Predicted 3D model of RNase P RNA and transfer RNA as a complex of 435 nucleotides. It holds a member of the Rfam family "Bacterial RNase P class A". The family's RNA type in Rfam is ribozyme. About the family: Ribonuclease P (RNase P) is a ubiquitous endoribonuclease, found in archaea, bacteria and eukarya as well as chloroplasts and mitochondria.

[in-house]
RNA sequence: GGAGCCGGACAGGCCACCGCCGCGGGGAACGCCCCGGGGAGGAAAGUCCGGGCUCUGCAGGGCAGGAUGCUGGGUAAUACCCAGGAGGGGCGACCCUCGGACAGCGCCACAGAAAGCAAACCGCCGCGUAAGCGGCAAGGGUGAAACGGUGAGGCAAGAGCUCACCAGAUGCCGCGGCGACGCGGCAUGCUCGGCAUACCCCAUCUUGAGCAAGACCAAAUAGGGAAGGUGGCUUGCCCGGCCCAUACCUUCCGGGUAGGUUGCUUGAGGCCGCGGGCAACUGCGGCCCUAGAUGAAUGGUGGUCGCGGGCGCCUUCGCGGCGCCUGACAAAACCCGGCUUAUCGUCCGACUCCCACU
RNA sequence: AGGAGCGUAGCUCAGGUGGCUAGAGCACUUCCUUGACACGGAAGGGGUCAACAGUUCAAGUCUGUUCGUUCCUACCA
Numbered sequence: 001g002g003a004g005c006c007g008g009a010c011a012g013g014c015c016a017c018c019g020c021c022g023c024g025g026g027g028a029a030c031g032c033c034c035c036g037g038g039g040a041g042g043a044a045a046g047u048c049c050g051g052g053c054u055c056u057g058c059a060g061g062g063c064a065g066g067a068u069g070c071u072g073g074g075u076a077a078u079a080c081c082c083a084g085g086a087g088g089g090g091c092g093a094c095c096c097u098c099g100g101a102c103a104g105c106g107c108c109a110c111a112g113a114a115a116g117c118a119a120a121c122c123g124c125c126g127c128g129u130a131a132g133c134g135g136c137a138a139g140g141g142u143g144a145a146a147c148g149g150u151g152a153g154g155c156a157a158g159a160g161c162u163c164a165c166c167a168g169a170u171g172c173c174g175c176g177g178c179g180a181c182g183c184g185g186c187a188u189g190c191u192c193g194g195c196a197u198a199c200c201c202c203a204u205c206u207u208g209a210g211c212a213a214g215a216c217c218a219a220a221u222a223g224g225g226a227a228g229g230u231g232g233c234u235u236g237c238c239c240g241g242c243c244c245a246u247a248c249c250u251u252c253c254g255g256g257u258a259g260g261u262u263g264c265u266u267g268a269g270g271c272c273g274c275g276g277g278c279a280a281c282u283g284c285g286g287c288c289c290u291a292g293a294u295g296a297a298u299g300g301u302g303g304u305c306g307c308g309g310g311c312g313c314c315u316u317c318g319c320g321g322c323g324c325c326u327g328a329c330a331a332a333a334c335c336c337g338g339c340u341u342a343u344c345g346u347c348c349g350a351c352u353c354c355c356a357c358u
Numbered sequence: 359a360g361g362a363g364c365g366u367a368g369c370u371c372a373g374g375u376g377g378c379u380a381g382a383g384c385a386c387u388u389c390c391u392u393g394a395c396a397c398g399g400a401a402g403g404g405g406u407c408a409a410c411a412g413u414u415c416a417a418g419u420c421u422g423u424u425c426g427u428u429c430c431u432a433c434c435a
Base pairs, nucleotide, nucleotide: 001354002353003352004351006349007348008347009346010345012305013304014303015302016301017300018299020039021038023036024035025034026033027032041329045340046339048338049337050336051335052334053210054209055208060239061238062237063236065206066205067204068203069202070084071083072082073081074080085098086097087096088095089094099201100200104199106195107194108193121140122139123136124135125134126133127132148166149165150164151163152162153161167191168190169188170187171186172185173184174183175182176181214262215261216260217259224253225252226251227250228249229248231243232242233241234240255434256433257432269288270287271286272285273284274283275282276281307327308326309325310324311323312322313321314320359431360430361429362428363427364426365425368384369383370382371381377415386402387401388400389399390398408424409423410422411421412420
């Protein structure tokens, strides 16, 4: 210098004028004026997860359904995060994936002799004149996948049929680790395919709905009609439980209001220091207050400085100067913790590979 | 804001326990028929299965992410 990989921060700054929405104070008393202070994001997004909060549920039990899935830890909780393990990819920094297929039911199209328990098309060998019969699975061929690999012995020809080495599987033992697992030894010729991101099994968790939840006030109307309901509730079903006696529930038709207050923003909150921990995170102490709108505020104009891009002009030619245009994704709506996706650019830190020079 | 679905040819829809070349009706093109048109008959074209990844030998189908589109919601009696 080039290429790459991982993580973090920012999301133009300042000034003036005119507005918009809350809050506090003051003055006026008909909706007004003055002063002070505050006012979008890293994703506010997608709504994919997890919680808080609220309502519903008369306890309890079972089934179904749903979610997660290596191990250990973190947390309010998670499908998130951290540390580790195994497998795979990359020269590397680093990245991706994760229970079970000798519990079951299955699937593996086409091709191929044969696709999971056995089987033989070409071929090889023996007998036979031949047709054919018997033996074999080394080689060819098919396929995404073909029943270990190499060599030697052996045989009519062959084959773990036997042996040596290598790879794997299963069982047992020892050591290390909390564990996933790793290392080593012995035995068995055992060589046994893939799919669970289809059903399923195992383990763990799981009531349902969502601020249009819910509470209060106000306004208005026809407390109406029809159909249905092993009476209704137990927000999937059953057991069990509870309530009621012409009510109750569901759906549809018709009628009315679509106004206000609250929930509503101080919270698993930030920043700094010390301590614990490899880390995620956490304990203690100090400091700070940081949007609450509801057809929905957070904007517009001008100046100046700075950065990137484009165009034009001047050049003393130096990637210099001047002018104009343009600037990413996108905007709270009960609140948090994550994930994912979008994003012009700028800065910082750790690391890897290649080239050149010292 | 919260929730529930859908996306396959120009239009309306099948295919939904992954499998050979994705179908149907209408529409479109060409030819036949007719003096010409319609009807009818024959043949044919047309699909990134919304997009991108993953699982798998193999994805319209299974899983994830994104995009587009449709529908529902309050209170009183």